[in-house]
Context: one part of a larger RNA
RNA sequence: GGCGAAUGGUGGAUACCUAGGCACACAGAGGCGAAGAAGGACGUGGUGACCGACGAAAAGCUCCGGGGAGCUGGAAGCAAGCAUAGAUCCGGAGAUGUCCGAAUGGGGCAACCCCAAGUACUGCCUGUUGAAUAUAUAGACAGGAAAGAGCCAACCCAGCGAACUGAAACAUCUUAGUAGCUGGAGGAAGAGAAAUCAAAAGAGAUUCCCUAAGUAGUGGUGAGCGAAAGGGGAAGAGCCUAAACCAAAAAGCUUGCUUUUUGGGGUAGUGGGACAGCAACAAGGAAUCCAGAGGUUAGACGAAGCAGCGAAAAACUGUACCAGAGAAGGUGAGAGUCCUGUAGUCAAAAACUAAAAGAUACUAGCUGUAUCCCGAGUAGCAUGGGGCACGUGAAAUCCCAUGUGAAUCAGCGAGGACCACCUCGUAAGGCUAAAUACUACUGUGUGACCGAUAGCGAAACAGUACCGCGAGGGAAAGGUGAAAAGAACCCCAAUGAGGGGAGUGAAAUAGAACAUGAAACCAUGAGCCC
Numbered sequence: 001g002g003c004g005a006a007u008g009g010u011g012g013a014u015a016c017c018u019a020g021g022c023a024c025a026c027a028g029a030g031g032c033g034a035a036g037a038a039g040g041a042c043g044u045g046g047u048g049a050c051c052g053a054c055g056a057a058a059a060g061c062u063c064c065g066g067g068g069a070g071c072u073g074g075a076a077g078c079a080a081g082c083a084u085a086g087a088u089c090c091g092g093a094g095a096u097g098u099c100c101g102a103a104u105g106g107g108g109c110a111a112c113c114c115c116a117a118g119u120a121c122u123g124c125c126u127g128u129u130g131a132a133u134a135u136a137u138a139g140a141c142a143g144g145a146a147a148g149a150g151c152c153a154a155c156c157c158a159g160c161g162a163a164c165u166g167a168a169a170c171a172u173c174u175u176a177g178u179a180g181c182u183g184g185a186g187g188a189a190g191a192g193a194a195a196u197c198a199a200a201a202g203a204g205a206u207u208c209c210c211u212a213a214g215u216a217g218u219g220g221u222g223a224g225c226g227a228a229a230g231g232g233g234a235a236g237a238g239c240c241u242a243a244a245c246c247a248a249a250a251a252g253c254u255u256g257c258u259u260u261u262u263g264g265g266g267u268a269g270u271g272g273g274a275c276a277g278c279a280a281c282a283a284g285g286a287a288u289c290c291a292g293a294g295g296u297u298a299g300a301c302g303a304a305g306c307a308g309c310g311a312a313a314a315a316c317u318g319u320a321c322c323a324g325a326g327a328a329g330g331u332g333a334g335a336g337u338c339c340u341g342u343a344g345u346c347a348a349a350a351a352c353u354a355a356a357a358g359a360u361a362c363u364a365g366c367u368g369u370a371u372c373c374c375g376a377g378u379a380g381c382a383u384g385g386g387g388c389a390c391g392u393g394a395a396a397u398c399c400c401a402u403g404u405g406a407a408u409c410a411g412c413g414a415g416g417a418c419c420a421c422c423u424c425g426u427a428a429g430g431c432u433a434a435a436u437a438c439u440a441c442u443g444u445g446u447g448a449c450c451g452a453u454a455g456c457g458a459a460a461c462a463g464u465a466c467c468g469c470g471a472g473g474g475a476a477a478g479g480u481g482a483a484a485a486g487a488a489c490c491c492c493a494a495u496g497a498g499g500g501g502a503g504u505g506a507a508a509u510a511g512a513a514c515a516u517g518a519a520a521c522c523a524u525g526a527g528c529c530c
Stems, first nucleotide, its partner, number of pairs: 001529003006524004016479002020450002022447007029439002031151002039100003042055003046078002050074002061094006070082003105114003115118001121148002124144006155186001156184005166173001170220001196203002207234005217225002238431003241375001245264009269409001271374004275368004283363002287360003294353004299346003305319004320337002322326001328340003380404007390416001411426005466473002486514001489501004
C1' cells in the first nucleotide's frame, strides 16, 4: 500500500406513522357593502416578541338558553385571582367597534395632516327662479328622500377579439369566436308559448341528456368542419299588452273635432276581437296577506368483563355477558362489554328558514255577419357585410349598415333559388317556474387517492424566508419517550463545546444534532498478500 470480513463514525435512504393535502357525492348557502365591505395599519394581557382573539367599553361587556367542575388562548413558569350564589366553555340576540380602505368635509407619499366639522359625486322627487328667444327649454337656487358607487372562486349573457399551431411550405381555410380585454346580472343565467316543424300521416313553448351520426352536407372537395327532422328520456305552465270600441278629465283651436292621460274593453289562426244579441259562477295557482308542520343554529339519555402473563393488555390462556349498538377514534401492544362514541330515542328562552291550511284580489262561454281593428320607415327588394354545420354557391331562413319601400284577413309569412297548387303558421310589443351549468364558502360522508423529493407552492407562524427598481418569482424544514420521569450529585475542561460516572426508564447505540438508521465517504484494531 492492497484485499475481504468486523467494529465504529458520518449520512439520512428504506419500511412504519400522520397532524396535511387531493378527488368525488349529498345537503346547505349562493353573496358582502354608505347602518362603511373585502383587505389592512396600529393597539388591547400582571409578566407578552409572534400567532389566533378582541377594539380606547380592546385575550373582552350585557341579556337569554345549554352545561356542570374546574378555569385565567397557542404556552410552560412566576405572580395574582375567578368558580356549585354555577365560573371557564358552547349556542342565540345585542352593545362597543381607533385609523386606512368605494372612503365620501378639504388635502395627502394608505393607515397621516387641516378646518368653519361637512352624505363628496351622480341619479330621483318637490318648489322657486330663469338665457340666446315670444311661449318655453337649458341652466341656477332651495328643500326632501336616501337609489347608485367598491369587493367577490367558478358558472351565465353581451361587446371587442388574436397568434403560435394544422394544412407536413402558404395566402382562402384551421387554431377559434378559443385565449385575452370590457360591460351586465342571477342563484342560476340565457331561451320560451310557433309568421315552428312536417309531408298527404301528423306533432304542438323552451331547456337538458341518449340517439339519429361522424350520417346529410360543407370544404384550396385539402387540412378539416359538421347539422336537423324523427325516436327514447328528464322536466312540464302558461300568460299580459297595442289597436278597434266605451267613459271621464285636461289641453288645443277651425266650436265639434283632434290630441294626451286615466279607467273599462280585448288578445286569436277549426281566424280572433270590437259591434249586435243570448247565457253565466266553476275550477285554478305563478300575486299579496296571514299561518307556522317541519328543518337549521347549543345539547341530553344511551347495553354489556373479570383473572393470570408482561414496563404496560386491548394479544394469548381460562371462564362470562350485551347487541335496534361488532361504525370509528382514544387509552402504556391488537378493546363490542375502559373512555369518547355508535344503533335507537329525545331537546330550544332566542334567531333564521319554511310546507299545508285560510283570507283577499284575479281569471272562463255561445250565435251572427254589414262596418271597424289586428303592432310601419316595419316586411320585402337592391348593394355591402355578418351569422346559420353551409367558405356566394342554385343559397332559402336569421341579423346589421346604406338606399328604397308595401298589404290588414279577398291580408301576410314559411315549407332551402324561383313559380303554381297544397299544407303549416299569424312577424314587426312584453313576462314566465322546473328539468340544465358552477362551487370561493358551511356540514356530513366516501376513496383499487398521496404518505414528507409524494400529496396543495405551503402537514411546520408559507405566499413566509429569500431574489427582483418593478410587474413578478418563490423555497427548505415532520417523528425522544407510555409518561419529561428531559439526566439531582461528582469528575475532566475555559463557569465553553464535548465527554466520563451516578440516577430515570422496558430500552439512553431512545439524551433533546433524540424512533428505524441503507449506500457513497472516513477511521480503528486484528487476519491475509505485496
Molecule: large-subunit ribosomal RNA, domain I
Organism: Brasilonema bromeliae SPC951